The RNA shown here (FMN riboswitch aptamer (RFN element)) has 169 nucleotides and comes from Alicyclobacillus acidoterrestris ATCC 49025. RNAcentral holds the sequence, with entries from Rfam and Ribocentre. Model confidence (mean pLDDT): 75 of 100. Lineage of the source: Bacteria > Bacillati > Bacilli > Caryophanales > Alicyclobacillus acidoterrestris. Of the family's consensus pairs, 100% are formed in the model. The same sequence occurs in records of 2 taxa.
């Protein structure tokens, strides 16, 4: 040093305001919303440090010391930072084992695999799918007037995040 073990706890946001129409938060015009880990010449800020402009001050006879504004090097932290890069979770669908059963079904757990949405322009530069800035697009399933935003599976699952226990191996 790495690796493994076990508990906590936390882990999704949105139709204002209008049209039509018997009925639509579903059409229409408008409005809003953005899970997890990465990356990410960015932005902000904290110590410390060198340099340095201007000013004040000491000293005192010229080379300088101190201080205070500001720019700015370099070292070590902190916060923030991408819906459309990159992986990933989740819905959906098949397969297997294993409980459940006298069997089947169904459930439920484990596991394996399919499925898995959307980006241009322009500026800055040496370098941007991230920074600026403008336009665009995207969004399971079942319900119901056709739905990213309502209501349902779901007091469920979850990438992952925080923190704690043992100090054995």
């Nucleotide at each position: 040093a790495u690796g493994a073990a076990c508990c906590u706890u936390c882990g999704g946001g949105g139709c204002a305001g209008g049209g039509u129409g018997a009925a639509a938060u579903u059409c229409c015009c408008g409005a809003c919303c953005g899970g997890c880990g990465g990356u990410g010449a960015a932005a902000c800020u904290g110590c410390a440090u060198g340099u340095u402009c201007u000013g004040u001050u000491c000293a005192g006879a010229u080379g300088g010391g101190a201080c205070a504004c500001g720019a700015u090097u370099u070292g070590c932290g902190g916060u923030u930072g991408a819906g459309c890069c990159c992986g990933c979770g989740a819905c959906u669908c098949c397969g297997c084992g294993c409980a459940u059963c006298g069997g089947c079904u169904u459930u439920g757990c484990g596991u394996g695999g399919a499925c898995u949405g959307a980006c241009u322009u322009g500026g800055u530069g040496a370098a941007a799918a991230u920074c600026c800035a403008a336009g665009g697009c995207c969004g399971a399933c079942g319900g119901u007037a056709u739905a990213g935003u309502c209501c349902g599976g779901a007091u469920g699952g979850g990438a992952g995040a925080a923190g704690g226990u043992a100090a054995a191996c």